This is a predicted structure of a 73-nucleotide RNA (transfer RNA) from Trichonephila inaurata madagascariensis. Its mean pLDDT, the model's own confidence on a scale to 100, is 82. RNAcentral holds the sequence, with entries from ENA and Rfam.

[in-house]
RNA sequence: GUCCCUGUAGUGCAAUGGAUAACCCGUUGGACUCAUAAUCCAAAGGUAGUAGGUUCGAAUCCCACCUGGGAUG
Repeated sequence: GUCCCUGUAGUGCAAUGGAUAACCCGUUGGACUCAUAAUCCAAAGGUAGUAGGUUCGAAUCCCACCUGGGAUG
C1' cells in the first nucleotide's frame, strides 16, 4: 500500500429500515433482615466512533475519515 473485521450506557453484549435501543454486571433508592449477604421492586445513566448522503423513517443501507485487531506483500 491492498483486503477483511471491529466501534452501541461505567463494563460486557444484542438488534430483519418501523422508534421508550433489549439484556447481564455495576451504580443509586426502597422492601425484606436484629444486622450484613442473598433475594425482590424501582430509578438514573446513550449526540449508537466522527461527519455527510439515501429514505416518509437509519444503530441498521451508501460514501469519506478516525480508533483497535487481523491477513497479504

Rfam family: tRNA. Rfam describes the family as follows. Transfer RNA (tRNA) molecules are approximately 80 nucleotides in length. Its family is annotated with triplet codon-amino acid adaptor activity in the Gene Ontology.
The source organism's lineage runs through Eukaryota, Ecdysozoa, Entelegynae, Araneoidea and Trichonephila inaurata.